The RNA shown here (c-di-GMP-I riboswitch aptamer) has 86 nucleotides and comes from a Planctomycetota bacterium. The sequence was found by an Rfam model in a public genome assembly. Model confidence (mean pLDDT): 75 of 100.

[in-house]
RNA sequence: UCCUCGAAAGGGCAAACCAGCCGCAAGGUUGGGGCGCAAAGCCGUGGGACGGCGACAGGAUCGUCGACGUUCGCCCGGUUGCCGAA
Numbered sequence: 001u002c003c004u005c006g007a008a009a010g011g012g013c014a015a016a017c018c019a020g021c022c023g024c025a026a027g028g029u030u031g032g033g034g035c036g037c038a039a040a041g042c043c044g045u046g047g048g049a050c051g052g053c054g055a056c057a058g059g060a061u062c063g064u065c066g067a068c069g070u071u072c073g074c075c076c077g078g079u080u081g082c083c084g085a086a
Base pairs, nucleotide, nucleotide: 005084006083012037013036017032018031019030020029021028022027035073041079042078043077044076046075047074048071049070050069051065052064053063054062055061
């Protein structure tokens, strides 16, 4: 110094829930809040899950998307990165 790993210290992020705003919805966003997180930083036209509309009597299924529908704090992949005990 690098990889694996995760003790300590400093700092960082912020689930549920509550309030305002946006969206038909799934959800998003701002403030409060703090369950957790070593990538819970960023990115993905990957998989899964979820929503609206249409086809159908209905379900399954298929097609589609107004913000290429939503979710990366479900998983996976890419990329960058703080500290340094064992």